Context: one part of a larger RNA
Formats: sequence, C1' cells, structure tokens
RNA sequence: CUGGGGCGUAAAGGGCGCGUAGGCGGGAUGGCAAGUCGGUCGGUGAAAUCCUUCGGCUCAACCGAAGAACGUCGGCCGAUACUGCCGUUCUUGAGGGGAUGCAGAGGAGAUUGGGAAUCCCCGGUGUAGCGGUGAAAUGUGUAGAGAUCGGGAGGAACACCGGUGGCGAAGGCGGGUCUCUGGGCAUCUCCUGACGCUGAGGCGCGAAAGCGUGGGGAGCAAACGGGAUUAGAUACCCCCGGUAGUCCACGCUGUAAACGAUGACGACUAGGUGUGGGGGGGGUUAGUCCUUUCCGUGCCGCAGCUAACGCAUUAAGUCGUCCGCCUGGGGAGUACGGCCGCAAGGUUGAAACUC
Repeated sequence: CUGGGGCGUAAAGGGCGCGUAGGCGGGAUGGCAAGUCGGUCGGUGAAAUCCUUCGGCUCAACCGAAGAACGUCGGCCGAUACUGCCGUUCUUGAGGGGAUGCAGAGGAGAUUGGGAAUCCCCGGUGUAGCGGUGAAAUGUGUAGAGAUCGGGAGGAACACCGGUGGCGAAGGCGGGUCUCUGGGCAUCUCCUGACGCUGAGGCGCGAAAGCGUGGGGAGCAAACGGGAUUAGAUACCCCCGGUAGUCCACGCUGUAAACGAUGACGACUAGGUGUGGGGGGGGUUAGUCCUUUCCGUGCCGCAGCUAACGCAUUAAGUCGUCCGCCUGGGGAGUACGGCCGCAAGGUUGAAACUC
C1' cells in the first nucleotide's frame, strides 16, 4: 500500500426504528440476445518506445530493418446454461382479509386515592432526655423534645404478588380504574401473486444529567455551612444541616459501559433440561398427568469455530445479500473549518511532534 485481513473481550457493529437512491433477490415456461461464450474480418489498435532477430557507426550508448507484441476495441455470423430485459404462469418468500381465541409493567390522557412509610401542623398523655457514631461532637429538647394516642396538611414512590417471569425497535415500562391506541402469538380458512431483503443521504424516537418559561417541593441531595477524622484534610468515608435538582406542563439538548461490549434479514447443522404464551393427540368425572407442535426466554452440551476465555438451532458453527466500522500507542475525540444548539456542548474530525 492492498481488490488483503478483520470488528463478543486485542483497533473496529451505527443507541434504536421508518424509509429514499442504490445494491441484491423465489419456482415454471416462451421470446430477445445487452452481459457471457465461440467463430470470423490484411476492420481498427499511427509512429516512436518495450521484447526477439539481423544490420550500421572500431564497441557501447545511439541509429536502421524485419518480426513479435500492444484492447473491458469494432463489424459480421453463431450458441443460449447462467445474469439481464419483455411476456405468460405458480405458491413455498412477503403481504392482506375473515373466523375463533390468548398473554402482556407496550404507549398516551384522565381519574382515584387505596394502603404503608417519611416530614410538617393542631390537640391529649407524659418527663428528661433525644439524636448520632468506631467513639464523639455539631444538632435538638423544661418556651416541654423524643416516646405514645387522636385529628389534619402535603409531596413523592408504589411493599407483598415479583419470577432465573412478561411487554417494547431501542431508550425503557411495575398501586387501582376508565377512555384512546401500537405491536405480538396460536388454530382454521380464503385472497393477492415475489408485491421481497438491506438501506448511503433523509426523517423520527432516544436513560440520566443539563438548559428555557411557569408551577410544585415530603423525602433524598451536587454546591454550600458546620461537626468529626487527620501531622494537615480546602477531600474520600462518617455525622448534623442544606440550595439547585429530583416531581408536573410545554419547549430544547441528543449523549451513555445507549452492553449481549455480538448490525439487519434468510437458509442449513446432535441432543438434554427449565420456564412464559397458544394449539393438537392420549388418559381422567375433574384438578392434573403423559406426549406432540408453534412462538418466546434461560441453563447445560456434540460437531464445528476460537489466541484463549468461551460460543454452540437465541452461534461467536456452515453459507448468502446489504449497511456501518477498524488499519500501531500518545498527541486527540483535541485544533481548525462546516453544520446543529439559548447555553452547556454535540457532530464531522486532522496535523506537527513523539515512542
């Protein structure tokens, strides 16, 4: 450097989806002959150069002659397996309709508070401590705390069920009820007839923190104050406080160990054993049991793969298509520029130099 080799953990899978261009694409049959293959043409491929042979300067360089060579080339004729194009057709890929069912923290809004707990307020009982730690102190309490009983206010989160469980593309989703709404699975059946896969750009979604405006604020808690610790302690850890924030609405931000550190789709390749959802068969009065099948989710394990660890029908095995990405460490995810953002910053993303 590469048309090479790779991407679970060594550098490398885009955070996730929808989808444009493009790339790739099931079975049968007919036509065409663009790709492809064969033949043919003194059709073209200027000369020089390069190569071979011969020759000329004393040799060589150099020069001359002949030949060879030089291409995804062109014309014509032919072949039709494969690809392509056009037509007809098929149903297994894909999609859709109907019927019958099913599971689910899938999403949005409203509502209810349900009950437990923390904190605060009011009242009763009651008296000297409470709290906190390794031990303490700060703190709090005779202006009556803590404890206990009754009443009230408010915010946030939903114990048990709960699972090695479920749902979702991912992020993620957990009290109850109602409304709206997305997706999935099973069985039977019908329809369309390759309508498919992937997906540069693009568009959308996207935890937490953060930002803007307005609300809310119980608990927790960056910052901050104090007490300790310590030689010191502008700290970690511990204690007493405590503001942003955490919560709600709307709008931004667009990141993450956004992880299975494993792109999507399809096909094929021993088994065993759990578990969630559905169907069939057997047996049973039934519960339930046995067996089988489809979809999901775990564990173990053969072949194979792997540097090893491990993976192993949910592949990291054997293959195909398409996309993304890597190419020694540092400098650096930095600088500059572009784009985006209110900002914070994000995204794209070097070089010098150095080992």
Predicted 3D model of a 355-nucleotide part of an RNA (small-subunit ribosomal RNA, central domain) from an uncultured bacterium. The coordinates come from a structure-prediction model, not an experiment, and the mean pLDDT is 84. The RNAcentral record of the full RNA draws on ENA, Greengenes and SILVA. It matches the Rfam family "Bacterial small subunit ribosomal RNA". Rfam links the family to the GO terms structural constituent of ribosome and ribosome.